[in-house]
RNA sequence: GUUUUCCUUCGGGGUCGGGUGCAAGUCCCAACCGGCGGUAUAGCCCGCGAGCUCCACGGAGCAGGAUUUGGUGAAAUUCCAAAGCCGACAGUACAGUCUGGAUGAGAGAAGGAAGUG
Numbered sequence: 001g002u003u004u005u006c007c008u009u010c011g012g013g014g015u016c017g018g019g020u021g022c023a024a025g026u027c028c029c030a031a032c033c034g035g036c037g038g039u040a041u042a043g044c045c046c047g048c049g050a051g052c053u054c055c056a057c058g059g060a061g062c063a064g065g066a067u068u069u070g071g072u073g074a075a076a077u078u079c080c081a082a083a084g085c086c087g088a089c090a091g092u093a094c095a096g097u098c099u100g101g102a103u104g105a106g107a108g109a110a111g112g113a114a115g116u117g
Stems, first nucleotide, its partner, number of pairs: 003115008017029003031097002033087002035048004043085002051062004067083005089100003
């Protein structure tokens, strides 16, 4: 260094201000936010995770969102410029941002131990 098993730690952000109303962080104006792996640096390219169902507990299935134009370059739907768009479930005046499942789970990241060739 390869690979297998195990252990430890880490592992998601966000309604300023205003309007209507009995009541809204839920509606309207406006504001704000962006998990993990891949790849020219990505919320909107590919894949994964969070939800639900089944399970022989190995896993399987279902559901769930979004981008264009111009520029640079060998290479970018990732950079730069501009204009857009999207956001599970339950609760509640209709929620990406509040409360709740969740002191949970988790894609994975870092470190360590043992084994293996």
The RNA shown here (FMN riboswitch aptamer (RFN element)) has 117 nucleotides. Its Rfam family is "FMN riboswitch aptamer (RFN element)". From the family's description: The RFN element is a highly conserved domain that is found frequently in the 5'-untranslated regions of prokaryotic mRNAs that encode for flavin mononucleotide (FMN) biosynthesis and transport proteins. Model confidence (mean pLDDT): 85 of 100.